A computed fold for a 1383-nucleotide RNA from an uncultured bacterium, annotated as small-subunit ribosomal RNA. RNAcentral holds the sequence, with entries from ENA. It matches the Rfam family "Bacterial small subunit ribosomal RNA". The coordinates come from a structure-prediction model, not an experiment, and the mean pLDDT is 81.
RNA sequence: GAGUUUGAUAUUGUCUCUGGGCGUGCGCGGUCGGCGCACGUAUUACACGCACGUGUAGCGGAGUUUCUCAUUGGAGAUAAGUUUAGCGGUGAAGGGUUGAGUAACAGUUAGUCAUCUUGCGCAUUCGCCUCGAUUGAGUACGAUAAAUGGUAGCUCUUCAGCAUAUUCCCUUUCCUUGCGCUGAGGAUAAGGAUGGGAGGCGGUCGCACUCUGUUGCUAUGGGAUGGGCCUGGGGCGCAUUAGCUAGUUGGUGAGGUAACGGCUCACCUAGGCGACGAUGCGUAGCUGAUCUGAGAGGGUGACCGGCCACACUGGGACUGAGACACGGUCCAGACUCCUACGGGAGGCAGCAGUAGGGAAUAUUCCGCAAUGGGCGCAAGCCUGAUGGAGCCAUGCCGCGUGUGUGAUGAAGGUUUUCGGAUUGUAAAGUUUUGUUUGCCAGGGAAGAAGGUCUGGUAGUUGUAUACUGCUCCCGGAGUGACGGUACUCUGCAGAAGAAAGCCCCGGCUAACUACGUGCCAGCAGCCGCGGUAAUACGUAGGGGGCAAGCGUUGUUCGGAAUUAUUGGGCGUAAAGCGCGCGCAGGCGGUUAUUUAAGUCUGGUGUUUAAUCCUUGGGCUCAACCUGAGGUCGCCCUGGAAAAUGGGCGGGUUGGGUUCUGAUGAGGAAAGUGGAAUUUCCAGUGUAGCGGUGAAAUGGGUUGGGAAUUGGAAGAACUCCAGUGGGGAAGGGGGCUUUCUGGGCUGUAACUGACGCUGAGGCGCGAAAGCGUGGGGAGCAAACAGGAUUAGAUACCCUGGUAGUCCACGCCGUAAACGAUGAGUGCUAGGUGUUAGGGGUUUCGAUACCCUUGGUGCCGAAAUUAACACAGUAAGCACUCCGCCUGGGGAGUACGGUCGCAAGACUGAAACUCAAAGGAAUUGACGGGGACCCGCACAAGCAGUGGAGUAUGUGGUUUAAUUCGAAGCAACGCGAAGAACCUUACCAGGUCUUGACAUCCCUCUGAAUCCUCUAGAGAUAGGGGCGGCCUUCGGGACAGAGGAGACAGGUGGUGCAUGGUUGUCGUCAGCUCGUGUCGUGAGAUGUUGGGUUAAGUCCCGCAACGAGCGCAACCCUUGACUUUAGUUGCCAGCAGGUAAGGCUGGGCACUCUAGAGUGACUGCCGGUGACAAACCGGAGGAAGGUGGGGAUGACGUCAAAUCAUCAUGCCCCUUAUGACCUGGGCUACACACGUACUACAAUGGCCGGUACAACGGGAAGCGAAGCCGCGAGGUGGAGCCAAUCCCAGCAAAGUCGGUCUCAGUUCGGAUUGCAGGCUGCAACUCGCCUGCAUGAAGUCGGAAUUGCUAGUAAUCGCGGAUCAGCAUGCCGCGGUGAAUACGU
Repeated sequence: GAGUUUGAUAUUGUCUCUGGGCGUGCGCGGUCGGCGCACGUAUUACACGCACGUGUAGCGGAGUUUCUCAUUGGAGAUAAGUUUAGCGGUGAAGGGUUGAGUAACAGUUAGUCAUCUUGCGCAUUCGCCUCGAUUGAGUACGAUAAAUGGUAGCUCUUCAGCAUAUUCCCUUUCCUUGCGCUGAGGAUAAGGAUGGGAGGCGGUCGCACUCUGUUGCUAUGGGAUGGGCCUGGGGCGCAUUAGCUAGUUGGUGAGGUAACGGCUCACCUAGGCGACGAUGCGUAGCUGAUCUGAGAGGGUGACCGGCCACACUGGGACUGAGACACGGUCCAGACUCCUACGGGAGGCAGCAGUAGGGAAUAUUCCGCAAUGGGCGCAAGCCUGAUGGAGCCAUGCCGCGUGUGUGAUGAAGGUUUUCGGAUUGUAAAGUUUUGUUUGCCAGGGAAGAAGGUCUGGUAGUUGUAUACUGCUCCCGGAGUGACGGUACUCUGCAGAAGAAAGCCCCGGCUAACUACGUGCCAGCAGCCGCGGUAAUACGUAGGGGGCAAGCGUUGUUCGGAAUUAUUGGGCGUAAAGCGCGCGCAGGCGGUUAUUUAAGUCUGGUGUUUAAUCCUUGGGCUCAACCUGAGGUCGCCCUGGAAAAUGGGCGGGUUGGGUUCUGAUGAGGAAAGUGGAAUUUCCAGUGUAGCGGUGAAAUGGGUUGGGAAUUGGAAGAACUCCAGUGGGGAAGGGGGCUUUCUGGGCUGUAACUGACGCUGAGGCGCGAAAGCGUGGGGAGCAAACAGGAUUAGAUACCCUGGUAGUCCACGCCGUAAACGAUGAGUGCUAGGUGUUAGGGGUUUCGAUACCCUUGGUGCCGAAAUUAACACAGUAAGCACUCCGCCUGGGGAGUACGGUCGCAAGACUGAAACUCAAAGGAAUUGACGGGGACCCGCACAAGCAGUGGAGUAUGUGGUUUAAUUCGAAGCAACGCGAAGAACCUUACCAGGUCUUGACAUCCCUCUGAAUCCUCUAGAGAUAGGGGCGGCCUUCGGGACAGAGGAGACAGGUGGUGCAUGGUUGUCGUCAGCUCGUGUCGUGAGAUGUUGGGUUAAGUCCCGCAACGAGCGCAACCCUUGACUUUAGUUGCCAGCAGGUAAGGCUGGGCACUCUAGAGUGACUGCCGGUGACAAACCGGAGGAAGGUGGGGAUGACGUCAAAUCAUCAUGCCCCUUAUGACCUGGGCUACACACGUACUACAAUGGCCGGUACAACGGGAAGCGAAGCCGCGAGGUGGAGCCAAUCCCAGCAAAGUCGGUCUCAGUUCGGAUUGCAGGCUGCAACUCGCCUGCAUGAAGUCGGAAUUGCUAGUAAUCGCGGAUCAGCAUGCCGCGGUGAAUACGU
């Protein structure tokens, strides 16, 4: 920096990721080289080999080679040697490994010494004399299984002693010096004590003396190095470890040590350590450094370097300069091994290696050539230290796997909208390199110098130009594990030939498509993905990243300001202790002077090396190696003095004391008052009281309730009373008295920083609760009863005990809240109130101004995530205390302290989640509030729900009862019309390029029409009539047959879709631009005051405008004018009829259909805000949108439809396609919806009689006439329609007649018979007519629907669909109401 809480927002806050590192482990893959590293676990057990020996120039033996003598065996000597064990010396305390223990002077840093030690190494000085003794090895004898070990004689640089010298120590004496106890230094003498190898080797012809060289030894005081002890500083966790300590603290004396010291002992003393964390428990080797980080920090302590500790476990000492000793010893223990059972042996945390453990860590390699170490005079020997090699990509670094060109953009793959795109210049092809590496051959280093041997020069001492020794220098010989290795060396044969993978591709995070799968398989670091179109699973193609590696696991730092010193917070997110007093601690006002602790600054020392940084150098570069310089910290020392600290002095503002005045429910105790409540007595009085939403329990005739007089008891204090006052908080309210605390104002006087905060500690601390003793009126947990309720362990009611009250003692907690710790200072204003003071004014009352303390409100800056806070801060600063670090688990468990108990205080972890929160925003919701509308309720009318029938649905049934629609918004819906067809369903019979479309090939000449046979038909087989153009080849066209591409699907998915539709809803809403406000989501506008049917309009307003909706424009209806009169009309004129616009004629009227007018709150009055608008009126055919219709904003319901149509994907292909016959969609215990007809007299029936409108008509409407009771038949005039027909007298209505309240002259279902019509066909399964039959039903339970005017109700008529079939649907007109207080 990012992801993740939300519908969205800003914030708090956790989790997770992108980075770096590792002694890593695992998976896949793997050319080479250089330089590093490699048991983190079992300090588990170890086979085998090696890792510490060396010197004969310390000693004496033994073996062996050579030589001489003798040769049967053998003996001796010599030296050129050599080997070997022993004695003795030195080393073995080094080097190498490991990290168990250790919280400690163990380590680190800086000092110090009781004048502590120091082998070998450096330099100085000294060294006279001599005696004795044992033992080993080997030899001889002998024990024993072995290990081991006995007896005899022999030796030294072995051991012990004497003398002298030196030296040291002790005692005594003297001197010098400082400062008085005393300390330091020096000198002399005496006594005691201590000590040694007069050694080895070499040098001359030889010897001696002497000398010399070298190597050792003794002693001594130095210096160096290493070590020992002591001390200051800093470096882990837990306080749910708070007290620890008897050699403990100190002293005197003694012992002991190299040395100080309770190190040890005797006596005396009672101290010592600890909140600045003792003691205890847990964990841990420490460090230079290393990883990370901007740094401060945090983590780590592998490799390399320093120190410490350990060496099978525990303990002890010996030797030695040095050890309490890894490859020494003794004892004990565990384990392993040998054994003749009597006893013995061993210690890989050395190098390799084995087993085991484990996720996991290498060769039983080469060499002492180099570096270094031990011994030795030296040569040399030893050296698993070390130098090298081997194994492992374990890490870092470097190199390569080719290069140029190459478009038919090849083939193949993938994908596709079928055009193409991509892989992709990639490949092939061609060119080039062969000094990249590897493979083969040749050449071939540096690392080597010293020592030794040899040749030579020079120096050195003495008697010597000699010789010899020694020393330095020059030359030569010779020394390599790695390794025939490195190598910018050379060459050859040949060929780009031998050399690329891993992870990822939803976001974070660079990189996308196809197929498979279908909440399955699986993925996943977090969010999350997968339920049939998965860029998230698996595979493929493509792409991205890194690259001999890549991913992943673990761990650590970072990001994380997420423990915050740098650098966070605490009103509401986690977080202020309930409040005060106060020890320690922290911090501290003004001024003068001094000091220099901290502070600042200069210098010296130290800070091993490596690491790191800077700058050079060397390996071809780099990693790596290397030269020089630098950085932190600490001590010591010099300087500065502003501020802090310390000392001393002064001053008064902070604090305190005295005095004045006023205020107050401040506290404690005692006393006292009235009202009310309850209760008791008495009398009055009679039937109810009480209680509730309504009741009941309860009390009352043994007299309640009510009103009255009187008495008793306990508790609480009306009015005043107030965001008023007092108190630290809790809390405090009648009145009086006594005692008492605090604050405030005013004024000066005194004191002179005496102050603030405050861990632990102490005190106070509501209510409830506990203990003891009182008290008990009212109220009231528990409890009882009555109600309510599905239940009601509640809410409501009637009762009622603890308790509430008092005294004393506990408890110690509360939303103990301002959810806001205390103190001090500073930072705009305005306005109340309370306790005081001052000034001005007034005669006074009063008013105004200023000021101190308290208590409220509003508000600027600032702050805040926002809300908000704002001189009473949550602002700006300082001081001190307390507290917080994701949610849950949990304020729980365990432990401890307190408590009589209840419980309080302190206070975790395992596990689990990806969030949990605070604030504000927008919607939605509420049996929340305000306002408004709607046939929403109310007021009415007519219904549904009951009956019968029609129709749709569910259910059931069935071979099939095709499918869809499902609250409103499915159910007389798709369907404006299922007998066949329709038809999608079922049974049976058939077809397979197909019933339908395009392309190809062959054949035919037809096709169409008529007809015969079989069959249920599809179909199959026959017969007949019968074409066009032509260049005469054929062609067009059609049919039949064939092959394959394909057709076809009312098969699935309406949750993949388009289109269309429903619904909220014809409700008044839904938005945008710019501006403004807000960190932001958003707000404003659109809210407010009015008004409207309306976001309609007006006013106001940080808004100003605009868009889609509303309204208007459109159609229709209502009035009039005008134009035009045929098929319409007929007033006037004329003709004519039985009648009749029938005819001439006309267009005045009706009507038709074009164009206009008209209505706009325009006018008047009132109300309203001078507005918008509303109310009333006039005029007018119509009045406030005149009535009706079309018109449906942004959006909601994954609403409906894949079966209207279109369409992606999936599925079927001799079948899920196509054809045919028959059946089914019409079934029927049942349930629901929608309708029709009724139940009758406002009626039924019969007769007379009147008035419409919208419409339709050629495969049609069909007149007159005639036939039939009727349905209908016959007939065929007229009409392609303002002409003719349906159509008639439409019905209700009206005028008469009849019926008289009944299952009827109501009602018409059901059924029988006889007919009619349509149609191939009327059985399943049509409609109609006549005659006969005459069911239920007497107005309908709970519930529920529609409707506000030409509406409801009622009456008939027409049309679409249609061969036929209408109680449905869509229209038309006739008659024509009731009611709306109101919400």